[in-house]
């Protein structure tokens, strides 16, 4: 000096009215968006090279993989598991930008619920600090 075991911590957001006997559930018109990755965005920095350049950080709810959730299993673990199109821009085959119109959200409970209660002071996908031995 790197890295590993390993210890903490941290990890989901969001409603109003209306009709009813009765709805935070139907209607209406609002609102929300777990992780990692990708990325043409934005910021900042570098510099023989001012560049379609590098380096950093950031940028997709509907791309990719996960995790959550369900189901089976003694267990590893295996299955299931939601939703975007269309224009413009551009050097560019941008589901990632701009604009424009959709669309989609476990299980239980209850008038039918992404937003209320519950399981859950629970688990996570990860982040983030700390970090021996030994090399």
């Nucleotide at each position: 000096a790197a890295a590993u075991a390993g210890u903490u911590u941290c990890a989901g957001g969001g409603g109003u009215g209306g009709u009813g006997a009765a709805a935070g559930u139907c209607c209406a018109c609002a609102c929300c968006g777990g992780a990692g990755g990708u990325g043409a965005u934005c910021a900042g920095c570098a510099c023989a090279g001012u560049g379609a350049u590098g380096c950093u950080g950031u940028a997709a709810g509907u791309c990719c993989u996960c995790g959550a959730g369900c189901g089976c299993a003694u267990c590893a673990g295996c299955g299931c598991c939601g939703a975007a199109c269309g224009g413009g821009u551009g050097a560019g085959u941008a589901u990632u930008c701009c604009c424009g119109u959709a669309c989609c959200g476990a299980c239980g409970g209850u008038a039918u619920a992404g937003u209320c209660c519950g399981g859950a002071u629970g688990g996570a996908a990860g982040a983030a600090a700390c970090g021996a031995c030994a090399u």
Model confidence (mean pLDDT): 81 of 100. The RNA shown here (FMN riboswitch aptamer (RFN element)) has 135 nucleotides. The sequence was found by an Rfam model in a public genome assembly.